[in-house]
Context: one part of a larger RNA
RNA sequence: UUGGGCGUAAAGCGUCUGUAGGUGGCUUUCCAAGUCUUUUGUCAAAUCCCAGAGCUUAACUUUGGAUCGGCACGAGAAACUCGAGAGCUUGAGUAUGGUAGGGGCAGAGGGAAUUCCCGGUGUAGCGGUGAAAUGCGUAGAGAUCGGGAAGAACACCGAUGGCGAAAGCACUCUGCUGGGCCAUUACUGACACUGAGAGACGAAAGCUAAGGGAGCGAAUAGGAUUAGAUACCCUAGUAGUCUUAGCCGUAAACGAUGGAAACUAAGUGCUUGGGCCGCGAGUAAUCGCUGCUUGAGUCCUGUAGCUAACGCGUUAAGUUUCCCGCCUGGGAAGUAUGCUCGCAAGAGUGAAACUC
Numbered sequence: 001u002u003g004g005g006c007g008u009a010a011a012g013c014g015u016c017u018g019u020a021g022g023u024g025g026c027u028u029u030c031c032a033a034g035u036c037u038u039u040u041g042u043c044a045a046a047u048c049c050c051a052g053a054g055c056u057u058a059a060c061u062u063u064g065g066a067u068c069g070g071c072a073c074g075a076g077a078a079a080c081u082c083g084a085g086a087g088c089u090u091g092a093g094u095a096u097g098g099u100a101g102g103g104g105c106a107g108a109g110g111g112a113a114u115u116c117c118c119g120g121u122g123u124a125g126c127g128g129u130g131a132a133a134u135g136c137g138u139a140g141a142g143a144u145c146g147g148g149a150a151g152a153a154c155a156c157c158g159a160u161g162g163c164g165a166a167a168g169c170a171c172u173c174u175g176c177u178g179g180g181c182c183a184u185u186a187c188u189g190a191c192a193c194u195g196a197g198a199g200a201c202g203a204a205a206g207c208u209a210a211g212g213g214a215g216c217g218a219a220u221a222g223g224a225u226u227a228g229a230u231a232c233c234c235u236a237g238u239a240g241u242c243u244u245a246g247c248c249g250u251a252a253a254c255g256a257u258g259g260a261a262a263c264u265a266a267g268u269g270c271u272u273g274g275g276c277c278g279c280g281a282g283u284a285a286u287c288g289c290u291g292c293u294u295g296a297g298u299c300c301u302g303u304a305g306c307u308a309a310c311g312c313g314u315u316a317a318g319u320u321u322c323c324c325g326c327c328u329g330g331g332a333a334g335u336a337u338g339c340u341c342g343c344a345a346g347a348g349u350g351a352a353a354c355u356c
Base pairs, nucleotide, nucleotide: 004327005326006325007310008309012324014201015200016199017198021194022193023192025088026087027086028085029084030083033081034080035077036076037075038074040072041071042070043069049065050064051063052062053061054060091191092188093187094186095184096183097182098181099180103177104176105175106174107173108172109171110154114150115149116148117147118146119145120144121143125136126135162169163168206247207246208245209244210243211242215241216240220236221235222234223233258323259322260321261320262319263318266301267300269298270297271296272295273294274293275292276291278289279288280287281286305312306311329356330355331354338349339348340347341346
């Protein structure tokens, strides 16, 4: 290399958009590049193979012959692929009408709690722990009542529930805005899928600048514990956590499961649309309930099948097709070096010697 793989053994890029490329629905006409058939030429001789001949046989020598196949010029075939033309509607998209939602951004408002400040009442403790102590308190704490300020987070509803590409998203209201799903089947007519490079987004921590700073709290200090205790526990507490603008670009970024399409038993649920029948309320519009049915999403159980097993099982890890990424014994090592990016921290790419 052929080949084999990627839930847990090595292996799915954190996620998406998209360039080149690869792949691509149905009908029909043409072309004949791929494809297939065939004539001719050629592919030296020797060798190999087949049938003979000659050395007593064989090895050996020798005569004749052929297949397959390659290349080239021609002749033909037209199913499939490419190409050119015409059309179609199922894929895809658009339109119209609905529909659910913590999807995003901005603005405004709210209550509970916490801490602090002021005032009243009031007196000796409070706090904390396994037990204590550090700490706070007669300069009046803690408790309780009234008033004020600040910052951060939004109890109940709340769920195996919803939305988002992922990261993620939850007090309430308003404005702007993205996407999904359903129905109608009106329009376009393959416009599609994937996607090397590339670009965008990307938790937390961290960095820069300016604000903010209630609570919590790396570092740090003190008190305990202990043989020691640079910890676990306690009392404090800086950065940070919050906002704005920029950077960083990583996570067990997990479903440890790339994306798209088709097919392949059932059953009980949940969320959210549509259709139909019936019943009830209502003058009506309409609303509510039961049942049946049809979509989309999301859990569970489970057949066939798969799997080393665990398990997966129409949301596949089943049966197939297309495209991308990745793996190839353990360690050395995600290290060294080079390059790119970054303010830095570092990130990306990424070995070998040696050793088992």
Source information:
This is a predicted structure of a 356-nucleotide part of an RNA (small-subunit ribosomal RNA, central domain) from Pedinomonas minor. Its Rfam family is "Bacterial small subunit ribosomal RNA". Its mean pLDDT, the model's own confidence on a scale to 100, is 87. The full RNA is in RNAcentral, with records from ENA, Greengenes and SILVA. The gene name in the source record is rrs.